[in-house]
Molecule: Bacterial RNase P class A
Organism: Sphingomonas sp. YR710
RNA sequence: CCAGAGGGUCGGGCGAUCGCUGCGCAUCGUUUAUGCGGUGCGGGGAGGAAAGUCCGGGCUCCAAGGAGUGAAGGUGCCGGGUAACGCCCGGCGGGGGGCGUAAGCCCUUCAGGGAUAGUGCCACAGAAAACAUACCGCCCGGCGGGCCGGCUUGCCGGUUCCGGGUAAGGUCGAAACGGUGCGGCAAGAGCGCACCGCGGGCCCGGCAACGGGAACGGCAUGGCAAACCCCACCUGGAGCAAGAUCGAAUAGGGACGGCGCAUGGGCUACUCCGCCCAGUCGUCCGGGUUGAUUGCUGGAGGCCGUGCGCAAGCCCGGUCCUAGAGGAAUGAUCGCCCAUCCGGUGGCAACACCGGUGGACAGAACCCGGCUUACAGACCCUCUGGCCAU
Numbered sequence: 001c002c003a004g005a006g007g008g009u010c011g012g013g014c015g016a017u018c019g020c021u022g023c024g025c026a027u028c029g030u031u032u033a034u035g036c037g038g039u040g041c042g043g044g045g046a047g048g049a050a051a052g053u054c055c056g057g058g059c060u061c062c063a064a065g066g067a068g069u070g071a072a073g074g075u076g077c078c079g080g081g082u083a084a085c086g087c088c089c090g091g092c093g094g095g096g097g098g099c100g101u102a103a104g105c106c107c108u109u110c111a112g113g114g115a116u117a118g119u120g121c122c123a124c125a126g127a128a129a130a131c132a133u134a135c136c137g138c139c140c141g142g143c144g145g146g147c148c149g150g151c152u153u154g155c156c157g158g159u160u161c162c163g164g165g166u167a168a169g170g171u172c173g174a175a176a177c178g179g180u181g182c183g184g185c186a187a188g189a190g191c192g193c194a195c196c197g198c199g200g201g202c203c204c205g206g207c208a209a210c211g212g213g214a215a216c217g218g219c220a221u222g223g224c225a226a227a228c229c230c231c232a233c234c235u236g237g238a239g240c241a242a243g244a245u246c247g248a249a250u251a252g253g254g255a256c257g258g259c260g261c262a263u264g265g266g267c268u269a270c271u272c273c274g275c276c277c278a279g280u281c282g283u284c285c286g287g288g289u290u291g292a293u294u295g296c297u298g299g300a301g302g303c304c305g306u307g308c309g310c311a312a313g314c315c316c317g318g319u320c321c322u323a324g325a326g327g328a329a330u331g332a333u334c335g336c337c338c339a340u341c342c343g344g345u346g347g348c349a350a351c352a353c354c355g356g357u358g359g360a361c362a363g364a365a366c367c368c369g370g371c372u373u374a375c376a377g378a379c380c381c382u383c384u385g386g387c388c389a390u
Base pairs, nucleotide, nucleotide: 001386002385003384004383005382006381007380008379009378010377012337013336014335015334016333017332018331020045021044023042024041025040026039027038028037029036030035047361051372052371054370055369056368057367058366059239060238061237062236072235073234074233075232076231077091078090079089080088081087092112093110094109095108096107097106098105099104113230114229118228119227120224121223122222135170136169137166138165139164140163141162144161145160146159147158148157149156150155151154178196179195180194181193182192183191197219198217199216202213203212204211205210243294244293245292246291253285254284255283256282257281258280259279263278264277265276266275267274301320302319303318304317305316307314308313338359341356342355343354344353345352346351
């Protein structure tokens, strides 16, 4: 210098003009008015993911007497962190990779509780896939059957069938009822022994997961729980369109008052008068829609320092902050600069100059902690490999 891996930070800068949306001030108009409207000035105005809405909380309303059990859903090695988590940190164990003669070290990954509670499944292939079994093979059969050969002529040898033993070897498979070696045996086999593995108890270390050790046991039931299931623990529902306040209007409702000489009903069978009700009008209450206000942003907050801790993180002190819109503002244009890319000229090269291009993913909507996903480019740290020079 180039390439790559991991981690972190940033994610165009400055200026001008014209806008948008909140806030403050001034001024004008209007008004009873702190209100509303206009104008001017000043100042604020997206993110590391604002995203997916996957997980956990705060907050709000609804529901709910307590305890237990069950259903449904979720989580699942151990310890710690946290408001909490399925997140983070550290450790243990298993798998994979690298270095090393080895001991061991480093990196990475794991839905990593339980398979003697029970049920179920294990494709194809294969003899056999789980109370084992026996295809080939190996071994035995003193008078077992057949065939062939030999000769000492009733015996021997071979082969095949049959009966039995065996589970070493072969074969199949993702997986075959411990592994290697020695002995043993007709051939074999934990049949015996040594080492390794395994098992339950004991001792030691560790908070624990777990690790180590000696003796014993001949091995005693393979895998799958991201199949049902069992065990332990957790979980009420809905979500800012939550909720609260004010309140034009409509329907329906209530109270009071007027009219009731127009209509209907009742008080009496009829008439008149009177009273009551329906009715009608007015006022008030109430209702709650459009709408307005609020919830609304300063918080489990950022940075710096001291201390504790391997770390995640925690304590203390100091310091800093300013989006709050509501179909939804945070924008557009121009100039200069910076990065990128393209072309040309010069130069051995690094590079210099000129012209052009043009800035990733993406857009707050109650607020936090995580996870996941998207992302042009730049810078910093650590590591690995290569090339050049000394």